This is a predicted structure of a 73-nucleotide RNA (transfer RNA) from an uncultured beta proteobacterium. It matches the Rfam family "tRNA". By type it is a transfer RNA. About the family: Transfer RNA (tRNA) molecules are approximately 80 nucleotides in length. Its mean pLDDT, the model's own confidence on a scale to 100, is 80. The sequence was found in a public genome assembly.
[in-house]
RNA sequence: GUCCCAGUAGCUCAGUGGAUAGAGCACCUUCCUCCUAAGAAGGGGGUCGCAGGUUCGAUUCCUGCCUGGGACG
Numbered sequence: 001g002u003c004c005c006a007g008u009a010g011c012u013c014a015g016u017g018g019a020u021a022g023a024g025c026a027c028c029u030u031c032c033u034c035c036u037a038a039g040a041a042g043g044g045g046g047u048c049g050c051a052g053g054u055u056c057g058a059u060u061c062c063u064g065c066c067u068g069g070g071a072c073g
Base pairs, nucleotide, nucleotide: 001072002071003070004069005068006067007066010025011024012023013022018056027043028042029041030040031039049065050064051063052062053061
């Protein structure tokens, strides 16, 4: 330099055009317990990497850029 993959909650990921964006773990509160752990109930936390385009509507499709990983030279 060329090509491919990925970027969504603190972490690991799902969602691949449609209404308020979700799960597990973690965190906070309560219950339970002599205490801790385990268990139960509830809660907070998001510019969906950035910018533009297409569309009635974009996390999702297209283009460019950025970041990370990989292949080739």